This is a predicted structure of a 74-nucleotide RNA (transfer RNA) from Rhytidiadelphus loreus. A source record names the gene tRNA-Met-CAT-13-1. The RNAcentral record of the sequence draws on GtRNAdb.

[in-house]
RNA sequence: GCAGGAAUAGUUCAGCUGGUUAGAAUGAUGAAUUCAUAACUCAUAGGUCGUGGGUUCGAGUCCCGCUUCCUGCU
Numbered sequence: 001g002c003a004g005g006a007a008u009a010g011u012u013c014a015g016c017u018g019g020u021u022a023g024a025a026u027g028a029u030g031a032a033u034u035c036a037u038a039a040c041u042c043a044u045a046g047g048u049c050g051u052g053g054g055u056u057c058g059a060g061u062c063c064c065g066c067u068u069c070c071u072g073c074u
Base pairs, nucleotide, nucleotide: 001073002072003071004070005069006068007067010026011025012024013023019057028044029043030042031041050066051065052064053063054062
C1' cells in the first nucleotide's frame, strides 16, 4: 500500500427485512434475609449506539469520509 472484519452501559455481548420506550448477563449502589459475611431474592442508577456528513416521514440498522483495533496479502 491492498482486501476483509469490528467499534452499542464499567466489562462481555444481543439488537431480526429501517418503525412505536435501546436490552441481557456480569459489575456498582441500596433494600430484604443472616448473629455476621457469602450465596439467593428485589429495586435503583449507569448509553451523545467511535466520529463527521448523507438518504428517509423515520437510522444502532442503509450509503460516503475519517479515527482506532483485529486478520490476511504484498